[in-house]
RNA sequence: AGAGUUUGAUCCUGGCUCAGGAUGAACGCUAGCGGGAGGCUUAACACAUGCAAGUCGAGGGGCAGCACUGGGUAGCAAUACUCUGGUGGCGACCGGCGCACGGGUGAGUAACGCGUAUGCAACCUGCCCUUUACCGGAAGAUAACCCGGAGAAAUCCGGACUAAUAUUCCAUGUUAUUACAGAAAGGCAUCUUUUUAUAAUCAAAGUUUAUGGCGAAAGCUGUAUGCGGUAAAGGAGGGGCAUGCGUAACAUUAGCUAGUUGGCAGGGUAACGGCCUGCCAAGGCGAUGAUGUUUAGGGGGCCUGAGAGGGUGAUCCCCCACACUGGUACUGAGACACGGACCAGACUCCUACGGGAGGCAGCAGUGAGGAAUAUUGGUCAAUGGGCGGCAGCCUGAACCAGCCAUCCCGCGUGAAGGAAGAAUGCGCUAUGCGUUGUAAACUUCUUUUCCAGGAGAAUAAAAUGCCAUACGUGUAUGGUACUGAAGGUAUCCUGGGAAUAAGCAUCGGCUAACUCCGUGCCAGCAGCCGCGGUAAUACGGAGGAUGCGAGCGUUAUCCGGAUUUAUUGGGUUUAAAGGGUGCGUAGGCGGGAUUAUAAGUCAGUGGUGAAAACCUGCAGCUUAACUGUAGACUUGCCAUUGAUACUGUAGUUCUUGAGUGUGGUCAAGGCAGGCGGAAUGUGUAAUGUAGCGGUGAAAUGCUUAGAUAUUACACAGAACACCGAUUGCGAAGGCAGCUUGCUGGGCCAAUACUGACGCUGAGGCACGAAAGCGUGGGGAUCAAACAGGAUUAGAUACCCUGGUAGUCCACGCCGUAAACGAUGAUCACUAGCUGUUGGCGAUAUACCGUUCAGCGGCAAAGCAAAAGCAUUAAGUGAUCCACCUGGGGAGUACGGCCGCAAGGCUGAAACUCAAAGGAAUUGACGGGGGCCCGCACAAGCGGAGGAACAUGUGGUUUAAUUCGAUGAUACGCGAGGAACCUUACCCAGGCUCGAACGCCGAACGAAUACAGGGGAAACUUUGUAGCCAGCAAUGGCGGUCGGCGAGGUGCUGCAUGGUUGUCGUCAGCUCGUGCCGUGAGGUGUCGGGUUAAGUCCCAUAACGAGCGCAACCCUUAUCGUUAGUUGCCAGCGGGUCAAGCCGGGAACUCUAACGAAACUGCCGGUGUAAACCGAGAGGAAGGUGGGGAUGACGUCAAAUCAGCACGGCCCUUAUGUCCAGGGCUACACACGUGUUACAAUGGCCGGUACAGAGGGCAGCUACCUGUUGACAGGAUGCGAAUCUCGAAAGCCGGUCUCAGUUCGGAUCGGAGUCUGCAACUCGACUCCGUGAAGCUGGAUUCGCUAGUAAUCGCGCAUCAGCCACGGCGCGGUGAAUACGUUCCCGGGCCUUGUACACACCGCCCGUCAAGCCAUGGAAGUUGGGGGUGCCUGAAGUCCGUAACCGCGAGGAGCGGCCUAGGGUAAAACCAGUGACUGGGGCUAAGUCGUAACAAGGUAGCCUUACCGGAAGGUGCGGCUG
Repeated sequence: AGAGUUUGAUCCUGGCUCAGGAUGAACGCUAGCGGGAGGCUUAACACAUGCAAGUCGAGGGGCAGCACUGGGUAGCAAUACUCUGGUGGCGACCGGCGCACGGGUGAGUAACGCGUAUGCAACCUGCCCUUUACCGGAAGAUAACCCGGAGAAAUCCGGACUAAUAUUCCAUGUUAUUACAGAAAGGCAUCUUUUUAUAAUCAAAGUUUAUGGCGAAAGCUGUAUGCGGUAAAGGAGGGGCAUGCGUAACAUUAGCUAGUUGGCAGGGUAACGGCCUGCCAAGGCGAUGAUGUUUAGGGGGCCUGAGAGGGUGAUCCCCCACACUGGUACUGAGACACGGACCAGACUCCUACGGGAGGCAGCAGUGAGGAAUAUUGGUCAAUGGGCGGCAGCCUGAACCAGCCAUCCCGCGUGAAGGAAGAAUGCGCUAUGCGUUGUAAACUUCUUUUCCAGGAGAAUAAAAUGCCAUACGUGUAUGGUACUGAAGGUAUCCUGGGAAUAAGCAUCGGCUAACUCCGUGCCAGCAGCCGCGGUAAUACGGAGGAUGCGAGCGUUAUCCGGAUUUAUUGGGUUUAAAGGGUGCGUAGGCGGGAUUAUAAGUCAGUGGUGAAAACCUGCAGCUUAACUGUAGACUUGCCAUUGAUACUGUAGUUCUUGAGUGUGGUCAAGGCAGGCGGAAUGUGUAAUGUAGCGGUGAAAUGCUUAGAUAUUACACAGAACACCGAUUGCGAAGGCAGCUUGCUGGGCCAAUACUGACGCUGAGGCACGAAAGCGUGGGGAUCAAACAGGAUUAGAUACCCUGGUAGUCCACGCCGUAAACGAUGAUCACUAGCUGUUGGCGAUAUACCGUUCAGCGGCAAAGCAAAAGCAUUAAGUGAUCCACCUGGGGAGUACGGCCGCAAGGCUGAAACUCAAAGGAAUUGACGGGGGCCCGCACAAGCGGAGGAACAUGUGGUUUAAUUCGAUGAUACGCGAGGAACCUUACCCAGGCUCGAACGCCGAACGAAUACAGGGGAAACUUUGUAGCCAGCAAUGGCGGUCGGCGAGGUGCUGCAUGGUUGUCGUCAGCUCGUGCCGUGAGGUGUCGGGUUAAGUCCCAUAACGAGCGCAACCCUUAUCGUUAGUUGCCAGCGGGUCAAGCCGGGAACUCUAACGAAACUGCCGGUGUAAACCGAGAGGAAGGUGGGGAUGACGUCAAAUCAGCACGGCCCUUAUGUCCAGGGCUACACACGUGUUACAAUGGCCGGUACAGAGGGCAGCUACCUGUUGACAGGAUGCGAAUCUCGAAAGCCGGUCUCAGUUCGGAUCGGAGUCUGCAACUCGACUCCGUGAAGCUGGAUUCGCUAGUAAUCGCGCAUCAGCCACGGCGCGGUGAAUACGUUCCCGGGCCUUGUACACACCGCCCGUCAAGCCAUGGAAGUUGGGGGUGCCUGAAGUCCGUAACCGCGAGGAGCGGCCUAGGGUAAAACCAGUGACUGGGGCUAAGUCGUAACAAGGUAGCCUUACCGGAAGGUGCGGCUG
């Protein structure tokens, strides 16, 4: 210090999440030791038991219990019993002091409670310190004890005796208090201080020790002393009161207040004060937040943070409050009192039922609650507290120990060497390698820790006792003696021996760390993004690794990161965010000069800011944590002295801000009145006749009762064409015929005046389009709703015909809009160019200028995420206001205010998501645009779709009808040959090293042939014959047996290779360097031309290059050269019925090798060029000559695991394999592809002519014979330019004459031929007979642009044969048409929009239906806290008081006021629940539509109104997003 997450990618905005630190923690797993800390955060819930506050005999009377002395009795004695306050001491009692401290808790409290700083001239103060003075006399009671009584008890009552440092009275009396008079000084308003005089009032207590005196003693008394007592003054410390400032949330809490605010008088208090009472006045508080509600003890501090801040208030310290709940006072220096009292209430306990007792938020402990928090421990040794003269007693304060890894700190679990890199484990590319890993073993060493034994602290020094010294008591100093809970602990020494000691979490990214197996959207993980659907580094296990380590993880909470509330330190055109506009109150801010002041500001000084803590230095525990000590800090508050620039305040002054005046000028600025023409509608009259109107096309509608059209006249209401604009005016909304009146404003010019009068503006007030509302008018047009007609699957719409509110006016409401420049107002500054409006200037209207004011465009710097803005800022600064803080829920609910209503303003939460969003980029897409191409359309020719048949597919059927291919890109496809085989399917029967191949081992001798039995076959079984080489070992061969490797057309084409289809033979797809951009990316590749082409040219921040295009290759068209057999035959010769048949020839054709040829090369025209044009020339061929091969980057998870190969998974007496039969050929039907036809451009018969390319020995076969024929029987040639297979249409002649035919040939019957082991299922062919549908085919659709379509036949592969009408080739004959690119389809380039990116087969909206969740309303109902009225009213203070008690002081009793509590009544507020109901959110595959995103198919959106299942539609006005 950052990181992950929105996207295909990018930049930004913005939220969510993570890494860090922390905790009084808890939970899971684990656990060796020590030191230091900490330990009920929940029920201020209830508490058994013990302890936590006593002490003083030196205040008192006394004496129960204990001990002692003394006496008595019994006894020899020990001893026992008894008496004795005589002694030590002391229960209970009177009295004093303490109990108001210490300890606990945080309920209440939003407050002078706390913090800080002041004040008290308005106060108190026990014990302690200092000073002064005093301490004389008297009196009556009472408890204990004793007696009696009541009661279960607690306890109480009566009688009698008695003491005091208890109580009372008298005396004395100061500087006390009060009253009055006077003086001085001071201050702060009331006043304060000092001082003088007078009068009145108020005190007291004794006791210890020592030593005297008296006395028998008890005792009395003197002196000294200590401890006390009384009065007064002062101090210290403690407290009380008052004040300034600071101190939580909510304004959906805006008004609160009757003792309330003040005054006078009185009461009360330690003291001021409405603190209380009476009277008088009507005040007091509040937007700088009163009142109310909710929450909360406050601070020092603690956690975090760079800081500013944020969070928090455990332990320790200070303050406050409380003590079962509420109230009350008493005592006292101090309390309205935790371990005191009284009353009321709730609860618990005891009870003899009559009454009583209690208060752990002290320390332990128990129950309960809870995720969760300890021992019913030791000691007063130390520190501190209470009492006491002391000794001492008490002290759950405190000091210690126990429990708990709760936290912090420290130590250890060994160290060094050690490679055969051991073994096991795990992984892999697996004869081996890697890893675990120097790790282990092993050797040497050490002993912290551990065990055993031994030694053994500091904390303790005072007080006190004794002794000594200094002067006499007493004090001080020194010496000595005594005292330790923790603890035989810390620590140290000796011995032993690596001995006693490692886990937890993680390993997809963030984030350090990777593999295997299992699982298969299951089980599960997860902080966020996200993993898991058969190869999971993300689940579970294992091996390994990483991190930390006696701990490690998880959960919860806080801060940080988060500049994500922004003071430091954010924003508001489009991301969330500028108020619709103005005026203006408070407030904030404010021009030049000068004087004063010193509030802000700045500086110095003083006080305070407790300690602890943090920080720094030093020091002590072996170190550290921890602790001590010193310093710094404590940024604050108060006071004081000074400075005066700036701000403020007060005064004076100035003119530039602002305003006023003068003169011009400008405009759809506003309000009211008058007038005008065009159009529309209606009425009347006329002309005139059959339609008008409307639409994409129609219909509804109007019209022969005369429409529409035309003409004239009249009326009505509304709006103002042209001018008109990028114009003008206005604060905004908004404003448009002409004219009059009234009225507001801007601008300009030159100046005169005022003299900062200014800017902004929370609340407030005013204005405010359209729609809408109320009342009354008006009503021509248009037109929500509504009606009808269309459209449509529907059409509550778009279109049409009508049509009401409304649209218009007056008055009054409403108060909202995409009220927009999505840009608040004001001021200043910061390059320019250009257009225009108004004014002004120059003599001028042209033109120019302008130091002015507006309205626009472009653009520099700068800014911005970018788009863009740019003197009219979104730039640079200043002031003020408004607003924002993830999306949804929601501008909703509730509450409040406004409104007649509609509704507006204000405005949440639960819950839910990890995004939502802005700008720009690349694609894709558009029922967007432009350009271009293609048999894409058009123009043509021929088909398909109708028929029959063939074939493939779907479906159905079946034991099986094996499998795959499924829009284009499946369907005469894999299959270029299913009767068996093929064959993968079904049924039945067999085999299990297996049907094939390889290796090893064993025994055997077979294999094979023949014959027999079983069987459908496979197979099985029986008999006979029956190996080779070698001397042998053994080897070969063969089957059998055993063991290894098998085998699988089983699955996954979504794990793959390879191959293929398609876009598409479309012209595209990219790279390097440079440049532009924050970036994705762009440029190049765009633009202008041109091309079949990203082909080429020109231009150009691009310059080049690659894969594609083209060319190179094959074939075809022409020619040449070479060659001349099996091909050829012109000339010469021979020869045949004929025939290159023969001699020969090498010319021609041809064959097959090499060359030539075509390149826009030439000419003319156009053009810069590329190129194009020309029926140009020449040429066999002309503008890529025709055809083929050739298929860029990529797309479709396209096809294929069944062609082959291959990962993984699955089967192994079967999913393998053998065999027989069957099936793949089924058949109501549907589709695709074909064949044959429907006929005369034809059918049939006869005659006759011409190919090319191929094939051929289990073959092609001439020729001969037979047969009607398929074919058969002979026979020869040819492994082929030699032999052979062979054309048809055509041509010539004849016949048929328009018909279901001499067309057509399906189907069926019969007879045959051929192949083959075998033609039943299930072959082809031949002959005879039979002679179906069909007369040119609906919507729709396919192919083809020239040797093409059409038509005609021939050949080949596969193959025994063939279901071939298929496929692949070959030649023969041989057309028509293309104006053209509007439209359909596909494609290319550019551009545009986008909410799409799985990319339009996209995205996405709303109702309805289902489940779950939270929430609003609701008849009610339940509960809570607070307040109010009325009634009642305990204890208690206070007030009053004749009878009673008391000598008195005083008391009892009674009455009154007030009050806790109780009762009752009506309201408000908050919360729970509630039949039913409203919307909302979420949820793999529900329903209806398709509203939005493209011109989203009617552009969308905003306000408003109406309507509709729903999205939504329509009207009016507005916006461009």